[in-house]
RNA sequence: UUCUUAUUAAGAGAGACGGAGGGACAAGGCCCUGUGAAGUCUCGGCAGCGGGUUCCGGGAGAAUGUGAAUUCCCGGAACACUGUGCCACUUCCUGCAAACUCCUGUAUUUACAGAGGUUUGAGAGAUAAGAA
Numbered sequence: 001u002u003c004u005u006a007u008u009a010a011g012a013g014a015g016a017c018g019g020a021g022g023g024a025c026a027a028g029g030c031c032c033u034g035u036g037a038a039g040u041c042u043c044g045g046c047a048g049c050g051g052g053u054u055c056c057g058g059g060a061g062a063a064u065g066u067g068a069a070u071u072c073c074c075g076g077a078a079c080a081c082u083g084u085g086c087c088a089c090u091u092c093c094u095g096c097a098a099a100c101u102c103c104u105g106u107a108u109u110u111a112c113a114g115a116g117g118u119u120u121g122a123g124a125g126a127u128a129a130g131a132a
Stems, first nucleotide, its partner, number of pairs: 001132008013043005021032003027094003044087003048084004052079009091124001096121006103114004
């Protein structure tokens, strides 16, 4: 870097350096920001994924006079110990598609166009695990 799978409305900030941007993505909206953005460092915190440890429940095999423990598998819970990740705003919202719906216009029982709303899905991104 690419592919696959899972998750993506929860959670958690101070200080120092730094100086003007930032919230991934055309565009639009809404925000943060000299009461100091991005970035870097220190400390603190959160608990998503993998590992580990402990506990609970279920199961398997072997052994035994019997029972229990040791071993393995599955499920659940706890711990921040370990590898990562994260600590404004739902991944800040919309964007692409579909369904439903409201308003306006054209047109007339239907339909078309424009601008909204709700829901679902897709895409993209992010994080983890595995693979190349």